[in-house]
RNA sequence: AGAGUUUGAUCCUGGCUCAGGAUGAACGCUGGCGGCGUGCCUAAGACAUGCAAGUCGAACGGUCCCGCAAGGGAUAGUGGCGACCGGGUGCGUAACACGUAGCUGACCUGCCCUGACGCGGGGGACAACUGCUGGAAACGGCAGCUAAUACCGCAUGACACCGGCAUGACUAAAGAGUGCUGGUGAAACUUACGGGGCGACAGGAGGGGGCUGCGGCCCAUCAGGUAGUUGGUGAGGUAACGGCUCACCAAGCCGACGACGGGUAGGGGGCCUGAGAGGGUGGUCCCCCACACUGGACUGACAACGGCCCAGACUCCUACGGGAGGCAGCAGUAAGGGAUAUUGCGCAAUGGGCGAAAGCCUGACGCAGCAACGCCGCGUGGAGGAAGACGGCCUUCGGGUCGUAAACUCGUUUUGACGCUGAGGAAGAAUGACCGUAGGCGUCGAAUAAGUCACGGCUAACUACGUGCCAGCAGCCGCGGUAAAACGUAGGUGGCGAGCGUUAUCCGGAUUUACUGGGCGUAAAGGGUGUGCAGGCGGGGUAUCAAGUGGUGUAUGAAAGGGCGCGGCUCAACCGCGCUAGGUUAUGCCAGACUGAUGCUCUGGAGGACCAAACAGGGCUGUGGAAUUCCGGGUGUAGUGGUGAAAUGCGUAGAGAUCCGGAGGAACCCCAGAGGCGAAGGCGGCAGCCUGGUUGGCUCCUGACGCUCGGACACGACAGCAUGGGGAGCGAACGGGAUUAGAAACCCCGGUAGUCCAUGCCGUAAACGAUGCAGACUAGGCGCUGGCGGUCUCAACCCCGUCGGUGUCGCAGAUAACUCGUUAAGUCUGCCGCCUGGGGAGUACGGCCGCAAGGCUAAAACUCAAAGGAAUUGACGGGGGCCCGCACAAGCAGCGGAGCGUGUGGUUUAAUUCGAGGCUACACGAAGAACCUUACCUGGACUGGACAAGCGCGCGAACGAGGCUGAAAGGCCGAGGGCCGCAAGGCGCGCGCUCAGGUGCUGCAUGGCUGUCGUCAGCUCGUGCCGUGAGGUGUUAGGUUAAGUCCUGUAACGAGCGCAACCCCCGGGUCCAGUUACACGCAGUCUGGACCGACUGCCCGUGACAAGCGGGAGGAAGGUGGGGAUGACGUCAAGUCAGCAUGGCCUUGAUGUCCAGGGCUACACACACGCUACAAUGGCCGGCACAAUGGGUCGCCAAGCCGCAAGGCGGAGCCAAUCCAGCAAAGCCGGUCACAGUUCGGAUUGUGGGCUGCAACCCGCCCGCAUGAAGUCGGAGUUGCUAGUAACCGCCGGUCAGCCAUACGGCGGUGAAUACGUUCCCGGGCCUUGUACACACCGCCCGUCACGUCAUGGAAGCUGGUCUGGCCUGACGCCAGUGGGCGAACCGCGAGGGAGCCGCUGUCCAAGGCACGGCUGGUGACUGGGACGAAGUCGUAACAAGGUAGCUGUAGCGGAAGCUGCGGCUG
Repeated sequence: AGAGUUUGAUCCUGGCUCAGGAUGAACGCUGGCGGCGUGCCUAAGACAUGCAAGUCGAACGGUCCCGCAAGGGAUAGUGGCGACCGGGUGCGUAACACGUAGCUGACCUGCCCUGACGCGGGGGACAACUGCUGGAAACGGCAGCUAAUACCGCAUGACACCGGCAUGACUAAAGAGUGCUGGUGAAACUUACGGGGCGACAGGAGGGGGCUGCGGCCCAUCAGGUAGUUGGUGAGGUAACGGCUCACCAAGCCGACGACGGGUAGGGGGCCUGAGAGGGUGGUCCCCCACACUGGACUGACAACGGCCCAGACUCCUACGGGAGGCAGCAGUAAGGGAUAUUGCGCAAUGGGCGAAAGCCUGACGCAGCAACGCCGCGUGGAGGAAGACGGCCUUCGGGUCGUAAACUCGUUUUGACGCUGAGGAAGAAUGACCGUAGGCGUCGAAUAAGUCACGGCUAACUACGUGCCAGCAGCCGCGGUAAAACGUAGGUGGCGAGCGUUAUCCGGAUUUACUGGGCGUAAAGGGUGUGCAGGCGGGGUAUCAAGUGGUGUAUGAAAGGGCGCGGCUCAACCGCGCUAGGUUAUGCCAGACUGAUGCUCUGGAGGACCAAACAGGGCUGUGGAAUUCCGGGUGUAGUGGUGAAAUGCGUAGAGAUCCGGAGGAACCCCAGAGGCGAAGGCGGCAGCCUGGUUGGCUCCUGACGCUCGGACACGACAGCAUGGGGAGCGAACGGGAUUAGAAACCCCGGUAGUCCAUGCCGUAAACGAUGCAGACUAGGCGCUGGCGGUCUCAACCCCGUCGGUGUCGCAGAUAACUCGUUAAGUCUGCCGCCUGGGGAGUACGGCCGCAAGGCUAAAACUCAAAGGAAUUGACGGGGGCCCGCACAAGCAGCGGAGCGUGUGGUUUAAUUCGAGGCUACACGAAGAACCUUACCUGGACUGGACAAGCGCGCGAACGAGGCUGAAAGGCCGAGGGCCGCAAGGCGCGCGCUCAGGUGCUGCAUGGCUGUCGUCAGCUCGUGCCGUGAGGUGUUAGGUUAAGUCCUGUAACGAGCGCAACCCCCGGGUCCAGUUACACGCAGUCUGGACCGACUGCCCGUGACAAGCGGGAGGAAGGUGGGGAUGACGUCAAGUCAGCAUGGCCUUGAUGUCCAGGGCUACACACACGCUACAAUGGCCGGCACAAUGGGUCGCCAAGCCGCAAGGCGGAGCCAAUCCAGCAAAGCCGGUCACAGUUCGGAUUGUGGGCUGCAACCCGCCCGCAUGAAGUCGGAGUUGCUAGUAACCGCCGGUCAGCCAUACGGCGGUGAAUACGUUCCCGGGCCUUGUACACACCGCCCGUCACGUCAUGGAAGCUGGUCUGGCCUGACGCCAGUGGGCGAACCGCGAGGGAGCCGCUGUCCAAGGCACGGCUGGUGACUGGGACGAAGUCGUAACAAGGUAGCUGUAGCGGAAGCUGCGGCUG
C1' cells in the first nucleotide's frame, strides 16, 4: 500500500466482498508448565443455608462465674459512638445527571486540629429486675423497685443569636464587618490520678448543599409548547437562594441557533481503531450520579442495601386468631441463556468501626481453588547420521517424494519424578492465611509433553483416487452434469503453534457522507419560473475600538492510563520512580496585518434623470378577408367518397360537380428567417386604449443603496374539474366497415365529452440547454439581429470600430468519453437547491393542499451482484449506398401426380446391427448384404483363447489316414510315425506367468481426414502515427477489375497468407521419333515428345498525361481462349472412436472367439433421389451408316455348330494401338399403326427354361410364352442449366462368383432456346447508420393469468404497553384545628394552670377505583400490490424505421402487455 467482482473487450461511475487490528466473548478440534490479569454482557427475575457491623464495664444499675479476700472475668438491659463508611448494581435519568470553568454577600458540617472561656446547684422518672398475666408464635399487658455521661428546671454568660442606635472596606444598590445597649441560650461526669470525656464560641482541615457559562445521542413523518405557566407584591417553608409552596396582581415565558413530543442511554478519566481528522465504545481499575422487592414517609450533623412505619405484589410459618421476609454484599441454588467460577483459608499484611488500652469485629482486603478467557515467558530436545532403509503416496515404470526425517551413535536435563535444604512479605521483641511456597543443592532418565486450519483466484501451499448438477463446498467471484488442484479421502505442501479455526460485534481498508477529502449536460443528483423577509456573503480611502485572530504569562486540566527515561521480579507480561503530552477552559498583558464594530469620506458595483431605438411582451375593445361546414335557390345526372385493395357511409325523395345568396364558429395564407420579445410557461391578421421589461448614446445626480436566498408569496403548456355560454372544423369514449389466427389497434365511415369564451379551481410535464443565480478573468474566425460612432457618398450600400442579443467553427484548458470551449462543462468567488448501488418506490403509513382526479412531503421489511454512462469490435435490421452469383427475371428440360428401383422416417420384430439429420442426412458410409461380408437375433460350443510378443518348467517331429457323435463348430478316440540342426539355436505341444481380444462407451477428451460458408475476396503482421484504453490507421476515399486486380490520392511505409501466374488436359503450328494403328513408297492421318504461339503487343476513341474500358486489324485462338488440379484467417464443441490411430472408462468361462440358422430384404403409412412412361418429333418391323473412353490370363473369348432365346458345345487368338467383348444408339431409307388406355405403357402374376454359386425358400440375374395394372403430362410448391452448355442418344469402367446398377465414375454422338434488366426472393462482398443483441435476431424482452415460498400495506375486530387530564375513596406521616381523654419534673399553699401525649377533624399525599382519550406494539376472516422461483398459459408492447418512431404529463378505454385523444421532448 491494495485486491476480486458489471463487458466479447475498454474506460468511467457505482455498490458488494476480502486481506489488518480489537473483544468481559461463545462454539468445534486439540491441550505440557509457569507468571500477571480477567470471569452472568441474558431475568434490576426468584432465592434454601452460612457469613458480610459492631464495639465500649474507664458512662450506669443489676445478674452470673472464679477467688478466703483483695481482685479478676462474662454481659441481657439503660446509655454513648458507629451502623450514612466500606461492598454491589445500571433500573431510572437527555437532566446542572456528568465533564470543564466559575459563583455562593444565599448555605450546613459529627468525629479531627488550633485558639480562648467554662463544667455551680437541684429534681423527677423509665428499662433491666420482681410479681401477676395474654399469645401457637412473633411479641406483649398490668402493678412494683432502681442507677447513670439517659431526662428536666434554676444559676453564671467570655461568646453566640435576636431587637435598637452609631459607624462602615468594597460598592450602582442591597449590605459584610465594627462599637454601645436590651433580651434569650450552656454543660457530665469518670479514672488506675498519667489521663479520658462534657458545654458554649471563633478559626482550620476535610466533607456536603445550591446557582451559572460552555460541551457531549437519534427522529421535523414530533411545529408549535406552557396555567404555578412567566414576572411582581406579600407570606409560608428550608441549613440555604428560588413559583419551592400559597394568596393577590399583571400577561407573560419558550421555540427552525429546533421549543414541545417520541425513541434510546447512567456520565467522565479512559479503551479499541485510524496517517490524521474521525468513527465506535464506557467490562475490569479510578471519580461522580442513581438505585437497593415496588411506591410514599420517619429519625438524624448528614439518610437509610443487611433501620423503622404505611400501602402494594410475591414467598414462607400458623394452633387460622395472627405473624415473618427482601443476596443489584461474599459464597451458593434453581431458572433464563450460546455463555461466565469455591456454600475455600486468614485477619499475617493494607484499610475501616468501637475502645484509654489489651483487644473485638471486618466475605473491605490479603491469599488459595476453578476456566488456554486474555497478555507474557518456557518446553516437548541437541549434535552427528545414506546418493537415501522399511512403509506410504505419485509415476512417463527410469524414477520421484515424505527424508537427516527414522533407526543408530554421542552429549545435555529447562520441564518432570524423588530426596535434602529453604528465603521474603515482619520498619522494632512477638505475630504468616498464602506455605515447607518461591528459590537453592543432589539423584534419575530423552525420559512426561503437538496440534489445528488451509492449499481455484483474491492468498503462501498440488497430486492421486472416489463421486457424477448427486453428495456436497462457498467470504466475493463461483465450483460439482465421468479425467474436479474448488465436493469427500489419502499422500504431499503452506500458515500459525499450546493453540488453531469458526461465529458475533467495532474501527480500518471506504476519498463509499468527502472538515481534512466527493459530486450534480448524458452515470444518482439544478428546484418549472420569478419576487423577496430571515440567514450567509459583500467595492475604494482614512481614523478609532480590540470581538474574532496571533503572541506571552497565570490558574486549573485528580490518580490510574498513554509517551520518554531509569529501576524491581533471571527476561517479558506485570510493577515502581521521574519527566512529559493532553482543554473549543478561565483570566492578565501585548500586537493591530486580515475579518469584524463605529465615525468620516470616494465612485468603479447598483440605481436615477435626459435623448433615441427595436419588439408575435401582457390585458381589454373593436374590425377584415380566404377557407371548411350547414341552410335556401339555380344548372345538371348517376354516381360519389374512401383505400394497399375494399366496404360501411352519402346519392334518382336528385348526391358529388358547378353558380348565386345567407348563417355560424374557429384559426389567421404570403410576409416568416438557425428572425424578434418574455423570468419561465409561452407569444403571430389589422386597429385603438391601458401597461411591463430591454437596449444604445451623452453628460449630470444618489453614494455600496449590492449578490444570493430556507420559509413565504406570485406566475405556471396540455389534459382534467365546477358554473354559465358557445359549438364550424377536429375529435378520447362509443357505433359501424375492413385487416387479422384474434384485432379490444394501426386504415376507413360516423361521432360525444373536449377543443373556443367568461369566472373559479388544479399545479403537473422529456416544465430540456436534461446545464441554478450573480460577478471577475482567459486566442480567435465566420454569420444573423438591435443601436451608436468613424470613413465614404448627392443619398443608400460596402468597409472600420464599439455596446446588447442570438448561432456556428475552433486555441489553451476541461472531460470517463461524447463533447464543452468569452452564451464554458475553462480558471476563481459568493449564496441556494439536490445526490450517495439496483429493485421494492416516487410506493405505504402519517401530515398538509384539492370539489374530485390527484398533488407535495416521504420510509421500511424483503431481495439482487449488480443496476448504470461513454466509447470499441462484431453480429443483426421488415436502415441506407455501391457491387457480385443460373439469385431473380428471360428461356429449355424436369421434380411434386402414376408404376417400379433405391435411401430415410415411422411402425413392426427374437433381431429388423450401427452411423449420417435444414442448406452441408436421406442411390450418404455401401465402387456389389443369398452363406461369407455381419458388427444384430436365436441356439450350440471354446476358453491363455480365432490373433501378437516375452519368460520359466516339462514333453516332443512341427505330422496324422481313419472311426464315433453332431446342424456345424466342437467333443471323444486314434492306426501310423518317431523332430530339424555340427553347434548356438529353431519349431510344435502341455502347464504357469506378464498378457491377448472387444465394430463395448465417450467425435463434448483427441490425432488424422472430410463437409460447409466458398474460388467468396478476403484475413493478418512489423515499424510508425492517433487514442487513458478496448482499438483505430494501413485495408478508408476517387476510379477500375473476375479479384485487397491495378492506378491515383493518403500518417502511413512495407510485408505475409489468400487472388492471379507458375502445373495438367483440350484447341493452331514447327521439329524429332514411330511399334502393332493407317498406309504399304514417301508424304500425310494418328501416337509420343520437345518447342513456338496471346502480351491490351499494334491502331482509333475514351479516361486524369493513370490504371483501365469500347471498337478495330492480324490470328487457330483474344483481353482469364475452354476445362481441371489448387480452398486464406476462421465458423458450425459440423461429421467420423464403425476405415485407421489414440487418452480415459467398462468388459475377461464374456461386451472376447467359433459354428448353424435367422435378420439387415419386414410394411397401414410419410418423405428424398432416380428409372420407365403416359405416346405419332411416337411405337413396332426390315434395311443402311458414323464414335470415344476404358477392360481382359482363376481373364476377355473369335470362327463354326445346337437352341425361338437366355444359353450350351467348341476351342482359334490375345498378358493386347496386334487378339477379344464389339453389331454403338439416337440418325437415315422403306413399311405399318391413326388418337384408341391403343400395335401407347409396361407393373403385376402364372408357367416353362438358362446361368452363377457348397447353397437361389426366406432373398439373385437372365430368356421364352401368357398376363397385361396405374398412368392421357401432374395442386400448392420446387430443381438444374448461359454453349459444344441444356436436352436427347447410346458406349465403357470400378466393385463383382452372381446380382437386385434405373446408382456412381467416365466416354463420345445429335445439339438448342434465352438473358430487357437488378425492383423483388436467396446467398455473398465493401462502406455507412441504429442497437437494450455478444450463446450475437432461431437474439433480447414486457404485462396479465396459474402454482409455490417470503416479507409487507389496508381491515370488522381481539389483546398488551405507555402517558396525561377529570371524578370518587384515601394508609402512614408532617402540619393545622380541637369542645373528648390522659397529663412525673415547671408554676401555684391549694384548687388548678401549662408544655406535652392520645383521640377526633381538616389540607396534602402513596396507592386503589370509575368512564373517556392520546401515542405505540402484537394478532386478525378477508383484501392490495411487491420480491423470488428449472422447463406453465396468453399474446408481442420495447430494443434495428422493432415492422404504427419512441418517450412523456394527463384523460378515456381495453384479458394483458397496451391503444387512442390533447400538448410537449429528441434521448
Predicted 3D model of a 1467-nucleotide RNA (small-subunit ribosomal RNA) from a soil metagenome. The prediction has a mean pLDDT of 86. Rfam family: Bacterial small subunit ribosomal RNA.